[in-house]
This is a predicted structure of a 73-nucleotide RNA (transfer RNA) from Parasutterella muris. Lineage of the source: Bacteria > Pseudomonadati > Burkholderiales > Sutterellaceae > Parasutterella. It matches the Rfam family "tRNA". The RNAcentral record of the sequence draws on Rfam. The prediction has a mean pLDDT of 80.
RNA sequence: CAGGGCGUAGCUCAGUUGGUAGAGUUCUCGGUUUGGAACCGAGCGGUCGUUGGUUCGAGUCCAACUGCCCUGA
Repeated sequence: CAGGGCGUAGCUCAGUUGGUAGAGUUCUCGGUUUGGAACCGAGCGGUCGUUGGUUCGAGUCCAACUGCCCUGA
RNA backbone atom coordinates (compact mmCIF):
# COMPACT_ATOMS: atom_id res chain seq x y z
C1' C A 1 0.00 0.00 0.00
C1' A A 2 -4.11 -3.69 -1.40
C1' G A 3 -8.01 -7.15 0.19
C1' G A 4 -10.99 -9.30 4.15
C1' G A 5 -13.06 -9.65 9.25
C1' C A 6 -14.42 -7.48 14.00
C1' G A 7 -16.05 -2.93 17.29
C1' U A 8 -23.25 -3.64 21.21
C1' A A 9 -23.68 -3.30 29.59
C1' G A 10 -17.38 -3.68 33.82
C1' C A 11 -16.29 -8.76 31.09
C1' U A 12 -17.87 -12.80 27.25
C1' C A 13 -21.43 -12.50 23.36
C1' A A 14 -26.60 -12.66 20.82
C1' G A 15 -29.74 -9.27 18.12
C1' U A 16 -32.67 -13.51 11.71
C1' U A 17 -36.70 -9.53 7.06
C1' G A 18 -35.07 -1.98 9.17
C1' G A 19 -40.16 -1.35 13.66
C1' U A 20 -39.66 0.35 21.83
C1' A A 21 -31.70 -3.05 22.78
C1' G A 22 -31.21 -8.60 25.19
C1' A A 23 -28.69 -13.15 27.62
C1' G A 24 -24.77 -15.14 30.77
C1' U A 25 -21.30 -13.29 34.23
C1' U A 26 -19.65 -9.27 37.55
C1' C A 27 -21.69 -5.63 41.07
C1' U A 28 -25.78 -3.98 44.76
C1' C A 29 -30.02 -5.41 47.80
C1' G A 30 -33.19 -9.23 49.85
C1' G A 31 -34.28 -14.58 51.10
C1' U A 32 -31.78 -19.01 52.88
C1' U A 33 -27.30 -20.11 56.77
C1' U A 34 -24.60 -19.70 63.47
C1' G A 35 -21.44 -17.21 59.61
C1' G A 36 -19.58 -17.85 54.65
C1' A A 37 -19.79 -20.41 49.97
C1' A A 38 -23.46 -22.41 46.86
C1' C A 39 -28.59 -21.74 45.61
C1' C A 40 -33.26 -18.62 44.87
C1' G A 41 -35.57 -13.69 43.91
C1' A A 42 -35.18 -8.49 42.61
C1' G A 43 -32.37 -4.33 40.89
C1' C A 44 -28.42 -1.05 38.86
C1' G A 45 -25.64 -0.63 34.46
C1' G A 46 -25.98 1.06 26.96
C1' U A 47 -26.91 7.74 23.68
C1' C A 48 -24.74 0.03 19.76
C1' G A 49 -16.30 2.83 17.89
C1' U A 50 -16.87 8.36 15.67
C1' U A 51 -19.22 11.65 12.04
C1' G A 52 -22.59 12.08 8.13
C1' G A 53 -26.30 10.02 4.43
C1' U A 54 -30.93 7.09 2.99
C1' U A 55 -35.82 6.29 5.43
C1' C A 56 -41.96 7.87 8.63
C1' G A 57 -38.40 4.87 11.44
C1' A A 58 -31.23 2.54 11.46
C1' G A 59 -27.43 -1.82 16.18
C1' U A 60 -29.11 -3.50 11.13
C1' C A 61 -28.59 -0.32 4.71
C1' C A 62 -24.66 3.34 2.36
C1' A A 63 -20.09 6.58 2.76
C1' A A 64 -15.85 8.57 5.24
C1' C A 65 -12.77 8.31 9.47
C1' U A 66 -10.73 5.51 13.64
C1' G A 67 -8.86 1.07 16.75
C1' C A 68 -7.71 -4.19 16.71
C1' C A 69 -6.92 -8.93 14.01
C1' C A 70 -5.80 -11.93 9.44
C1' U A 71 -3.80 -12.44 4.34
C1' G A 72 -0.79 -10.57 0.30
C1' A A 73 2.99 -7.19 -1.58